[in-house]
A computed fold for an 86-nucleotide RNA from a Candidatus Latescibacterota bacterium, annotated as c-di-GMP-I riboswitch aptamer.
Its mean pLDDT, the model's own confidence on a scale to 100, is 83.
The model forms 100% of the base pairs in the Rfam consensus.
The sequence was found by an Rfam model in a public genome assembly.

RNA sequence: UUUCCGAAAUGGCAAACCGCUCGAAAGCGCGGGAGGCAAAGACGCGGGUCCUCGUUCCAAAAGAACAAGACAGCCGCACAGCCAAA
Numbered sequence: 001u002u003u004c005c006g007a008a009a010u011g012g013c014a015a016a017c018c019g020c021u022c023g024a025a026a027g028c029g030c031g032g033g034a035g036g037c038a039a040a041g042a043c044g045c046g047g048g049u050c051c052u053c054g055u056u057c058c059a060a061a062a063g064a065a066c067a068a069g070a071c072a073g074c075c076g077c078a079c080a081g082c083c084a085a086a
Base pairs, nucleotide, nucleotide: 012037013036017032018031019030020029022027041079044077045076046075047074048071049070050069054066055065056064057063
């Protein structure tokens, strides 16, 4: 000097829950609120989970499949941000 790990510091995000709104729903948004998070950043790729207005099968219903949608704080890869003691 470089790499790995990451105490501390500056800050950051915001679960559950509550209220309002949107949505068929999963769930998104806004406000409050903090259990937590070193990527709890983002969503390009792969998987996984959730929902069912729609289509098909069955049709009494239920159920199954497809498609659309959602989560990404479910996992991995890629991208990429602040500070760095021992």